[in-house]
Background: The prediction has a mean pLDDT of 81. A computed fold for a 73-nucleotide RNA from a Candidatus Tayloriibacteriota bacterium, annotated as transfer RNA. Taxonomically the source falls in Candidatus Tayloriibacteriota (Bacteria, Bacteria candidate phyla). It was read from a public genome assembly. It matches the Rfam family "tRNA". It is annotated as a transfer RNA.
């Protein structure tokens, strides 16, 4: 330099062939216990990497960037 994949909650990841987003772990509160852990219940937490375009509407489609990973040279 070229090609491909990935970027969504603190972390690991889903998601819908376009209709205002979820799980597990973690965190907080409560129940339980003499207390802790474990277990159970509930809760908070997101500009879906950035900028444009298409569309009534974009996490999703298109273009350009940025970062990471892998391959080729």
């Nucleotide at each position: 330099g070229c090609c491909a994949a990935a970027g969504u909650a603190g972390c690991u990841c889903a998601g819908u062939u376009g209709g205002u987003a979820g799980a597990g772990c973690a965190c907080c509160a409560c129940u339980u216990u003499c207390g802790u852990a474990a277990a159970g219940u509930g809760g908070g937490g997101g500009u879906c990497c950035c900028c444009g375009g298409u569309u009534c509407g974009a996490u999703c489609c298109c273009g350009g960037g940025c970062u990471u990973u892998g391959g080729c040279u």